[in-house]
Molecule: c-di-GMP-I riboswitch aptamer
Organism: Sporomusa silvacetica DSM 10669
RNA sequence: AUAAAUAUUUGGUAAAUUUGUCGAAAGGCAAUGACACAAAGCUAUGGGUCUAAGGACGGAGAGUCUAUGAUUGCCAAGCCGCCAAC
Numbered sequence: 001a002u003a004a005a006u007a008u009u010u011g012g013u014a015a016a017u018u019u020g021u022c023g024a025a026a027g028g029c030a031a032u033g034a035c036a037c038a039a040a041g042c043u044a045u046g047g048g049u050c051u052a053a054g055g056a057c058g059g060a061g062a063g064u065c066u067a068u069g070a071u072u073g074c075c076a077a078g079c080c081g082c083c084a085a086c
Stems, first nucleotide, its partner, number of pairs: 012037002018031005035073001041079003045076003048071003054066004
């Protein structure tokens, strides 16, 4: 380059729960577990949501507000990637 053919293997992650641990909390991590996921891989960049230690208001230890905390298994965006076909 031409021809023929037209589809799947190995698999991966792990919700709730329970235990341990870290944290003020939300939540994270490890084990357990198997609800789901074809990006449930990565990044808190935009929006959403959760928490409120510290701070502000307050007579107050009440209460309210506040992210610099958390969530990518809420949505979007960016980045990157496996198998097969073409």